Predicted 3D model of an 80-nucleotide RNA (c-di-GMP-I riboswitch aptamer) from a Nitrospiraceae bacterium. The source organism's lineage runs through Bacteria, Pseudomonadati, Nitrospiria, Nitrospirales and Nitrospiraceae.
């Protein structure tokens, strides 16, 4: 260094669910709050799955999901 993930040690995050904000919605942004995570860290590249609008029927566009799976890039420690 790299694959690997511990009953290790510092630490990180932060579901649902209130309250507020933006948004036609899918959801997002703060605040609270901890379901859970060894990349739950960046990023929409390939699918998934949801919204809108057009069809009305198969689909196609635009958007959002990164905590749905894939792959990508970068990172804490150091047990077997």
């Nucleotide at each position: 260094u790299c694959c690997c993930g511990a009953a290790a040690a510092a630490g990180c995050c932060a579901a649902a669910c209130c309250c507020u904000u933006c948004g036609u919605g899918a959801g997002a942004g703060g605040g609270g709050g901890a379901c859970a995570g060894a990349a739950a860290g960046c990023a929409g590249c390939g699918g998934g799955u949801c919204u809108u609008a057009c069809a009305u029927a198969a689909g196609c566009a635009a958007g959002a999901u990164a905590g749905c799976c894939g792959g990508g890039c970068u990172g804490c420690c150091g047990a077997a």